[in-house]
The RNA shown here (transfer RNA) has 72 nucleotides and comes from a Lachnospiraceae bacterium. NCBI's taxonomy places the organism under Bacteria, Bacillati, Bacillota, Clostridia, Lachnospiraceae. Rfam family: tRNA. The family's RNA type in Rfam is transfer RNA.

RNA sequence: GGCUCUAUCGUUUAAUGGUUAGGACACUGCUCUGUCACAGCAGAGAUACGAGUUCGAUUCUCGUUGGAGCCG
Numbered sequence: 001g002g003c004u005c006u007a008u009c010g011u012u013u014a015a016u017g018g019u020u021a022g023g024a025c026a027c028u029g030c031u032c033u034g035u036c037a038c039a040g041c042a043g044a045g046a047u048a049c050g051a052g053u054u055c056g057a058u059u060c061u062c063g064u065u066g067g068a069g070c071c072g
Stems, first nucleotide, its partner, number of pairs: 001071007010025004018055001027043005048064005
């Protein structure tokens, strides 16, 4: 330099183009307990960035950036 794959809450992992973007762990609050822990209930938190296609994009296309791999 060329090609391929990949990017979703703090971490991990789902989501036929039509979901309130779901789950687990973690976090916060409440209940429970003499206290902590466990347990139960509730809550907050995410689609890397910029364009395009579409009535509608996490999903399809193009580019940028980061990561991984193959070739030279």